[in-house]
A computed fold for a 169-nucleotide RNA from a bovine gut metagenome, annotated as Lysine riboswitch aptamer.

């Protein structure tokens, strides 16, 4: 330099089913209020609807879904991937600033899975992501102590950090 492997409640995507989302949103009917109201957020434009009663409230009728989650079964793998920040295209929108979603590139940062606690996100208490601190765990280094003739192996302690270890050629 290459190949191959490993950690373990490892980690991603994809198909299904189910539960939530919700009896919410929206549709219809009725009644009621009475002039503005809708095209997510500011700002302009264009437009639609409305006194033949819009917009609101309220009653009865009917009634989703997308992300997020659970089983499942399947695929890729062990910086698996997850974050943080900048830049590029595309979308949400008729332009504009903003914001959010989805690639793609460049830098940094976390070994891992887990509990508490904070903060963000969520309809939510699921959940998911960051910080922080607890031990657990695997690896490597350094002492030590045990075993063996030695090698070895095992066990404790502090530490370290995946740009790492182990094996092979």
């Nucleotide at each position: 330099g290459a190949u191959a492997g490993a950690g373990g409640c490892g980690c991603g995507g994809g198909g299904u089913c189910c539960a939530u989302c919700a009896g919410u949103a929206c549709c219809g009917u009725c009644g009621u209020c009475g002039a503005g109201c809708c095209u997510g957020u500011c700002c302009g434009g264009a437009g639609g609807c409305a006194u033949u009663g819009a917009c609101g409230c309220g009653a009865c009728g009917g009634g989703a879904a997308a992300g997020g989650g659970g089983g499942u079964u399947u695929c890729g793998c062990c910086g698996a991937a997850g974050c943080c920040c900048g830049c590029u295209g595309u979308c949400g929108u008729c332009g504009g600033a903003g914001c959010g979603a989805c690639u793609g590139c460049a830098g940094g940062u976390u070994g891992g899975g887990g509990g508490a606690u904070c903060g963000c996100a969520g309809a939510a208490u699921a959940u998911g992501c960051g910080g922080u601190u607890c031990a657990c765990u695997g690896u490597c280094a350094u002492a030590g102590c045990c075993u063996u003739u030695c090698a070895u192996g095992g066990u404790u302690a502090u530490g370290g950090a995946g740009c790492g270890c182990u094996a092979u050629c």
Record summary:
Its mean pLDDT, the model's own confidence on a scale to 100, is 82.